This is a predicted structure of an 88-nucleotide RNA (c-di-GMP-I riboswitch aptamer) from a Bacillota bacterium. The source organism's lineage runs through Bacteria, Bacillati and Bacillota. Of the family's consensus pairs, 95% are formed in the model. The sequence was found by an Rfam model in a public genome assembly.
RNA sequence: UCGCGCUCAGAGCAAAGCCAUACGCAAGGUGGCGACGCAAAGCCACGGGCCCAUGAUCGGGAAAGCAAUGGGUAGCCGGGUUGCCGAG
Numbered sequence: 001u002c003g004c005g006c007u008c009a010g011a012g013c014a015a016a017g018c019c020a021u022a023c024g025c026a027a028g029g030u031g032g033c034g035a036c037g038c039a040a041a042g043c044c045a046c047g048g049g050c051c052c053a054u055g056a057u058c059g060g061g062a063a064a065g066c067a068a069u070g071g072g073u074a075g076c077c078g079g080g081u082u083g084c085c086g087a088g
Stems, first nucleotide, its partner, number of pairs: 004086002012038002017033005023028001036075001042081003046078003049073006058065001
């Protein structure tokens, strides 16, 4: 330096659920408790997926659905990027 995560050390994060929130229409975010898990469960919405809002001169009898636009999810997957430890 590259790959790898069988092992060591010190840390770190925190699902569901519950509570709070003059953050948000919502999805969701944030804070507290919590701990299912995580070697990138650090960071970035670039590609795909999913979720929410609006939703047409689309669709249909209506409702559903859906193009498009905006938002969310990095703990759905891929990609990019930075990084701790060290058996080999």

Rfam family: c-di-GMP-I riboswitch aptamer. Rfam 15.1 lists 5,092 matches to the family in 1,772 species.